Transfer RNA from Psettodes belcheri, 71 nucleotides, folded computationally. It matches the Rfam family "tRNA". Its family is annotated with triplet codon-amino acid adaptor activity in the Gene Ontology. The sequence is in RNAcentral, with records from ENA. Its mean pLDDT, the model's own confidence on a scale to 100, is 83. NCBI's taxonomy places the organism under Eukaryota, Deuterostomia, Gnathostomata, Psettodoidei, Psettodes.

[in-house]
RNA sequence: UAGAUGGUGGUGUAGUGGAAGCACAAAGAGUUUUGAACUCUUCAGCAGAGGUUCAAGACCUCUCCUUCUAA
Numbered sequence: 001u002a003g004a005u006g007g008u009g010g011u012g013u014a015g016u017g018g019a020a021g022c023a024c025a026a027a028g029a030g031u032u033u034u035g036a037a038c039u040c041u042u043c044a045g046c047a048g049a050g051g052u053u054c055a056a057g058a059c060c061u062c063u064c065c066u067u068c069u070a071a
Stems, first nucleotide, its partner, number of pairs: 001070004006065002010024004018054001026042005047063005
């Protein structure tokens, strides 16, 4: 420099235009002599800007970042 992949709670990972989910983690409560384990509850998220659309996490453009390939 060119091409490609990816960016979603604290972490990991789904979501093929209409409800943003799951697991782990964290906090609180219950149980227990204490701890662990278990049960219940809560908190917290779409990289940024613009466009298309009645409606965008998903489509289009640009930018930023990560990873890979080639030179």